[in-house]
């Protein structure tokens, strides 16, 4: 350079265009132990990569941008 495919709590990962954005670890408090662990309850933690578009309404659809993988030259 050209094609496809991905970006959503720290981490993995889900979500028909309609909400209070799931779930597991992980964190943090309690509860339980002489103590840890496990267990069990409960809380914290998301600008859903970014900027515009469509739309009543965008994670999601659509367009350039950034970042990643892979293939082709």
């Nucleotide at each position: 350079g050209g094609g496809c495919c991905c970006g959503u709590a720290g981490u993995g990962g889900a979500a028909u265009g309609g909400u209070u954005a799931a779930c597991a670890c992980g964190u943090c408090g309690c509860u339980c132990u002489c103590a840890c662990a496990c267990a069990g309850c409960g809380a914290a933690g998301a600008u859903u990569c970014g900027c515009g578009g469509u739309u009543c309404g965008a994670u999601c659809c659509c367009g350039c941008g950034c970042g990643g993988g892979c293939c082709c030259a």

A computed fold for a 73-nucleotide RNA from a Candidatus Micrarchaeota archaeon, annotated as transfer RNA. It was read from a public genome assembly.